[in-house]
Context: one part of a larger RNA
Molecule: large-subunit ribosomal RNA, domain V
Organism: Patescibacteria group bacterium
RNA sequence: CGCGCAGUUAGACGAAAAGACCCCGUGAAGCUUUACUACAACUUGGUAUUGGCUUCCGGUUUUCUCUGUUCAGUAUAGGUGGGAGCCUUCGGGCAAAAGUGAGAUACCACCCUUAGACUAUCGGAAGUCUUAUCCCGAACCGUAAUCCGGUUUGAGAAACAGUAUCUGGUGGGUAGUUUGACUGGGGCGGUCGCCUCCCAAAAGGUAACGGAGGCGUUCACAAAGGUUGGCUAGGCGCGGAUGGAAAUCGCGCUCGUCCUGCAAAGGGAUAAGCCAGCUUAACUGCAAGACCUACAAGUCGAGCAGAUGCGAAAGCAGGACUUAGUGAUCCGACCGUACGAUAUCGGACGGCGGAAGCUCAUCGGAUAAAAGCUACUCCGGGGAUAACAGGCUGAUCGCGCCUAAGCGUCCACAGCGACGGCGCGGUUUGGCACCUCGAUGUCGGCUCAUCGCAUCCUGGGACUGAAGAAGGCCCCAAGGGUUUGGCUGUUCGCCAAUUAAAGCGGUACGCGAGCUGGGUUCAGAACGUCGUGAGACAGUUCGGUCUCCUGUCUACUGUGCG
Numbered sequence: 001c002g003c004g005c006a007g008u009u010a011g012a013c014g015a016a017a018a019g020a021c022c023c024c025g026u027g028a029a030g031c032u033u034u035a036c037u038a039c040a041a042c043u044u045g046g047u048a049u050u051g052g053c054u055u056c057c058g059g060u061u062u063u064c065u066c067u068g069u070u071c072a073g074u075a076u077a078g079g080u081g082g083g084a085g086c087c088u089u090c091g092g093g094c095a096a097a098a099g100u101g102a103g104a105u106a107c108c109a110c111c112c113u114u115a116g117a118c119u120a121u122c123g124g125a126a127g128u129c130u131u132a133u134c135c136c137g138a139a140c141c142g143u144a145a146u147c148c149g150g151u152u153u154g155a156g157a158a159a160c161a162g163u164a165u166c167u168g169g170u171g172g173g174u175a176g177u178u179u180g181a182c183u184g185g186g187g188c189g190g191u192c193g194c195c196u197c198c199c200a201a202a203a204g205g206u207a208a209c210g211g212a213g214g215c216g217u218u219c220a221c222a223a224a225g226g227u228u229g230g231c232u233a234g235g236c237g238c239g240g241a242u243g244g245a246a247a248u249c250g251c252g253c254u255c256g257u258c259c260u261g262c263a264a265a266g267g268g269a270u271a272a273g274c275c276a277g278c279u280u281a282a283c284u285g286c287a288a289g290a291c292c293u294a295c296a297a298g299u300c301g302a303g304c305a306g307a308u309g310c311g312a313a314a315g316c317a318g319g320a321c322u323u324a325g326u327g328a329u330c331c332g333a334c335c336g337u338a339c340g341a342u343a344u345c346g347g348a349c350g351g352c353g354g355a356a357g358c359u360c361a362u363c364g365g366a367u368a369a370a371a372g373c374u375a376c377u378c379c380g381g382g383g384a385u386a387a388c389a390g391g392c393u394g395a396u397c398g399c400g401c402c403u404a405a406g407c408g409u410c411c412a413c414a415g416c417g418a419c420g421g422c423g424c425g426g427u428u429u430g431g432c433a434c435c436u437c438g439a440u441g442u443c444g445g446c447u448c449a450u451c452g453c454a455u456c457c458u459g460g461g462a463c464u465g466a467a468g469a470a471g472g473c474c475c476c477a478a479g480g481g482u483u484u485g486g487c488u489g490u491u492c493g494c495c496a497a498u499u500a501a502a503g504c505g506g507u508a509c510g511c512g513a514g515c516u517g518g519g520u521u522c523a524g525a526a527c528g529u530c531g532u533g534a535g536a537c538a539g540u541u542c543g544g545u546c547u548c549c550u551g552u553c554u555a556c557u558g559u560g561c562g
Base pairs, nucleotide, nucleotide: 001562002561003560004559005558006557007556008555010554011553012552014548015547022382023381024380025379027378028377029374030373031372032371035177036176037175038174039173041170042169043168045166046165047164048163049162051129052128053127054126055125056124057123058122059121060120063117064116065115068112075105078111079110080109081108082107085094086093087092133157134156136154137153138152139151140150141149142148180192181191182190189209193215194214195213196212197211198210216363217261218320219319225279226278227277228276229275230274231273233257234254235253236252237251238250239249259268260267262325264323265322266321283306284305285304286303289300290299291298295364308317309316310315331357334354335353336352337351339350340349389436390434391432392431393430395429397425398424399423400422401421402420406416407415443518444516445515446514448510449507450506451505452504453503456481457480458479459476460475461474463472464471483497484496485495486494487493524542525541526540527539528537529536530535
């Protein structure tokens, strides 16, 4: 070295199970509720089944009887018209006339107002009746029948109840569903459309949970619009009564700092800034041609026709210095038009033009209409994406070095060492998300180890603020060694007793196809807390299946043969 045999399980990211954790899917299911929408159920009222009578109340109505007070007027004058008479028991009375008053009475007629009676009708309430209907009992029959039905009959309830239909409400009892995306994993938080600047690399464009700010309007006939004409702000200096840093006046300089309705940028003196006059183009019908752009949108626009404003005119004017100030389609309603209108007339409805109704703000808007829990869970996927381990990085961490202010009585450096600077390591906490989600088993203990040295002991040395002894600090050194107990699942730590010493780390935080299973991390249960609830909690508590008798290859041990 090759081939066996017997063993050990370190590796073959060993086997098994299309990961149960995590994320994703406009996946599923179960559960909850003050999610949405339905339905059952319960309930309200109307109608039908559903009839008789009485009383009361209310509305309307017929007839009759009443009712009506300012002052003056013998006095309680409702209004209007006619009216010189009317009634009589023959005695007379009332009225007229006269008078008062805004209006005059007797008698006749009509009407208003108030109250009452009566008639008719409608509605309501209460009561009552029995024949609908319901309930209980008995007899007979179907029939062999303690059900049920039919007939007859007795008692009770009764036009209620029950039932049907329409209707308002309540309604997790039940059902179907919804419950956004971005995201240095997900959740929590934040954001989602539009405008301005930077990033943006001197055309345009350009990302991030990059850095800064704004918008969801405002202004109209006494404008912040149009036009015509005119004007120049701000700051500084000097001078000037009250007068001051700053009021108003004069001169000069400066330049665009002032100002522009509101953010920023780019503009603006011929002013786009400020003032005044007159006004409504903040028009109607179009539009060559461009910009932008996946589409849909968005933007600019000379010119033509009509009518108009200002200006002497040339001309200018289709809102505002410009860029934000916003919402597609459907739907119904509104104004106009009179285009269609189911044989015809009418026009229900529709079309066409216009303008309004959405924080449809998740702002290209899934519906008119929608929240949660799952550890009881399930399926499809993902190492496109988290938790373990590895990798990269090394902020943090550990160790070292440089400089030396200062401490050390004196003296920076025996021993320390601020403010700072530079490295090394890859044991911490992280960042990244690169292999692994058709599975790389996770803390601690046990067993068995092996390596590094930044050395705990033992060995050798330099310095010492080393007298000796005992120390401090540094250099060399990894051969060997490095305890037993109490508490806790603990690693760690504290404590006790020893020891020469009771080292620090790496090895998938070494080692579960070697063991354990106390912890963490399924299903049961409880407490506290949170939640209306289902449930939840790096909160606690009790309980909780660790598969492969037989190892194929590599590796290692022992042994045999060549």